[in-house]
RNA sequence: GUGCUCGUAGCUCAACGGAUAGAGUGUCGGUCUCCGAAGCCGAAGGUUGGGGGUUCAAUUCCCCCCGAGCAUACCA
Numbered sequence: 001g002u003g004c005u006c007g008u009a010g011c012u013c014a015a016c017g018g019a020u021a022g023a024g025u026g027u028c029g030g031u032c033u034c035c036g037a038a039g040c041c042g043a044a045g046g047u048u049g050g051g052g053g054u055u056c057a058a059u060u061c062c063c064c065c066c067g068a069g070c071a072u073a074c075c076a
Base pairs, nucleotide, nucleotide: 001072002071003070004069005068006067007066010025011024012023013022018056027043028042029041030040031039049065050064051063052062053061
């Protein structure tokens, strides 16, 4: 350089093109306890990597860019 896969909450991951993007874990608060831990209840937390396009509607499809991983070629 080329090809493929991927980028969504702090972290690990979901979401047949369809309504308000969810789960676990973590964080915070409450409950419980003599105090903690565990358990239980609740809450906060998201420009879905950036830009553009198609569509009534895009996390999802198309193009460019950025980044990560894998494979492969070249090195005069």
Predicted 3D model of a 76-nucleotide RNA (transfer RNA) from a Candidatus Gastranaerophilales bacterium. Rfam family: tRNA. About the family: Transfer RNA (tRNA) molecules are approximately 80 nucleotides in length. The coordinates come from a structure-prediction model, not an experiment, and the mean pLDDT is 83.